[in-house]
RNA sequence: UGAGUUGACUAGACAAUCGCGCUGUACCCACUUCGGUGGUUGCGGGGAGGAAAGUCCGGGCUCCAUAGGGUAGAACGCCAGGUAACGCCUGGGGGGCGCGAGCCUACGGAAAGUGCAGCAGAAAGGAAACCGCCGGAUGUUCGCAUUCGGUAAGGGUGAAAAGGUGCGGUAAGAGCGCACCGCGCAGCUGGCAACAGUCUGCGGCGAUGGUAAACCCCGUUCGGAGCAAGACCAAAUAGGAAUCCUACAGGUGCGACCCGCACUGGAUUCGGGUAGGUCGCUAGAGGCCUGUGGUGACGCAGGUGCGAGAUGAAUGAUUGUCCACGACAGAACCCGGCUUAUCGGUCGACUCAAUUU
Repeated sequence: UGAGUUGACUAGACAAUCGCGCUGUACCCACUUCGGUGGUUGCGGGGAGGAAAGUCCGGGCUCCAUAGGGUAGAACGCCAGGUAACGCCUGGGGGGCGCGAGCCUACGGAAAGUGCAGCAGAAAGGAAACCGCCGGAUGUUCGCAUUCGGUAAGGGUGAAAAGGUGCGGUAAGAGCGCACCGCGCAGCUGGCAACAGUCUGCGGCGAUGGUAAACCCCGUUCGGAGCAAGACCAAAUAGGAAUCCUACAGGUGCGACCCGCACUGGAUUCGGGUAGGUCGCUAGAGGCCUGUGGUGACGCAGGUGCGAGAUGAAUGAUUGUCCACGACAGAACCCGGCUUAUCGGUCGACUCAAUUU
């Protein structure tokens, strides 16, 4: 200098004016059960995100259910740790990819049982002889043909053909024998463990082929619904309960009136409950700083400040100056994660290649 890997941060800046919702305070007005409540105005404070998103996991909180256990169902699945918890995170191990930094990984069990493997191929799991190789018999035009056996070394098919390479061996072959490599079992050593090893011994290796994001088996976890949860205050209308009063009269409707017809006691208090209102609501497993333990996730101690809370639902608009000319996108009970979207810019750590000193 170029090409990369990885972690973190930022998300146009400044000023003015107008507006919106929340809030503190002062004055005035109205109401008041004298505690306050509502309204106008002035001054002040603060007003979306890294994902507020998808609603995919985990928890807090609330209500319901709940002796204990089981079945069904679902999720998860190498080891150790972190955490309120997790399917998340950190560190490590095995496997795969990359020259490398590094990235990816549903990674328990195929030795309980059942199933599956299209096409191709002779044969697909205690398998198999199509071509080829070798031997015997028979025939022969001496090239070979037919038939009976042996053979998994070679060819061919396939995702996969039952350890690999070499030497020996053989009629030809074959773990048939041997050496090395691989594999299995046992031990030893290291490690908390997963696991590992230029270690030791045993085993020729058709033991134990593959597939469990096939059924299944084993282990672990899980009660249900969700802030429209839930709690409180409480009009009008209709209905309910209690007490008192009234006693066939009265009232209301139709009707000009009478008759007639239809409906119906009155008052007070109480409770349920609708509209409406209040709370839940944001001070928190939280943020920032310092110290400290730990490789790390994270823990502990001290200090510091309060940073949206709406409910038809605010967070906007205009103007000026500047630049790198501004992406994805907007709270609705809260928090921890994951996933997805995202214009640019900044910083740290590291890798590879080339060149120069």